[in-house]
The RNA shown here (FMN riboswitch aptamer (RFN element)) has 131 nucleotides. The sequence was found by an Rfam model in a public genome assembly. Model confidence (mean pLDDT): 75 of 100.

Formats: sequence, structure tokens, C1' cells
RNA sequence: AAUUUGUUUCGGGGCGAGGUGAAAAUCCUCACCGGCGGUAUAGUCCGCGAGCGGUGUAUCCUUUUGUAUACAGCGCAUGAACCGGUGAAAUUCCGGUACCGACGGUAUAGUCCGGAUGGAAGAAACACAGC
Repeated sequence: AAUUUGUUUCGGGGCGAGGUGAAAAUCCUCACCGGCGGUAUAGUCCGCGAGCGGUGUAUCCUUUUGUAUACAGCGCAUGAACCGGUGAAAUUCCGGUACCGACGGUAUAGUCCGGAUGGAAGAAACACAGC
């Protein structure tokens, strides 16, 4: 210096005002927010993650049917950007104008409550091993 394995820690933001109404942080007008890796710095490019349902394998339990956990893989779902400028290079910067946002609950929710004191893309530190 790089690699392997293990452990630990970290790992998502946002409704303020007005209107209608019996009732809306959900509708209407304005407001506000932007996970991870890549790339000239990205919610909108390329890719990843969070949801639901089968299947297979392993382990635990059971007489069996099953149940739980882990892993693998499959199916469904999986949003949205243009114009101008600078530059060697930017749908990423600067200027302008747009647009998007899982599931369950509730007066129809990106912002409230809930699954979730969860999980995860990943990030960092430490330790061991061998080269």
C1' cells in the first nucleotide's frame, strides 16, 4: 500500500398562512422538503434502497399439516426537466421556468398518525489473518 474475514458505530427532510366545509396539517391558493453509489457538485441522467405476494434451500419446533427466522431468486409495484449561460468537460454549477413523491389509517396526505425504538442502499472506525 492493497486484499480477505469479523466486530462496532452511523445511516431521511418537510404544513406556516388564508379559503370552503359539520368535519381537511388530506380539497383549493400560497408555503416547505430532497436517502445511497456513479458521473464536473444531480429529488428529475445511469444504477441501488424502503412495500406486497409466491417459490426454493438451511435451521428450530411438530406425528403430520404447518409456524418462525435466515439466505437465494422470481412476480407485482417502482415518480419527475427543460431552456439559456460559463467551461475542455455540467439534463449535476449559475440564471429562468417547470415537474415528482410507496403502503395502511383518517374528509382525498411527499409534510399528520401507524408498521418503524424496524429494515436497507451504503459510509466510517477498529481488530484478526495472510501477502